RNA sequence: GCGCCGCUAGCUCAGCGGAUAGAGUAACCGGCUACGAACCGGUAGGUCAUGGGUUCAAAUCCCUUGCGGCGUG
Numbered sequence: 001g002c003g004c005c006g007c008u009a010g011c012u013c014a015g016c017g018g019a020u021a022g023a024g025u026a027a028c029c030g031g032c033u034a035c036g037a038a039c040c041g042g043u044a045g046g047u048c049a050u051g052g053g054u055u056c057a058a059a060u061c062c063c064u065u066g067c068g069g070c071g072u073g
């Protein structure tokens, strides 16, 4: 340089073009306990990497740029 894959919550990841975008874990609050851990309940947390396009409707399809990974001359 070329090709392919990935980018969604602090972290690990789900998410057939139509739902209020979710789970686990972490954080915080509460319950339980003599006190903790564990366990149970709850709360908050997202410009869906960037900028465009297609569409009635885009996290999802197309293009651009960026970052990361793998392969290869």
Base pairs, nucleotide, nucleotide: 001072002071003070004069005068006067007066010025011024012023013022018056027043028042029041030040031039049065051063052062053061
Overview:
Transfer RNA from Ruminococcus sp., 73 nucleotides, folded computationally. NCBI's taxonomy places the organism under Bacteria, Bacillota, Eubacteriales, Oscillospiraceae, Ruminococcus. Its Rfam family is "tRNA". It is annotated as a transfer RNA. Its family is annotated with triplet codon-amino acid adaptor activity in the Gene Ontology.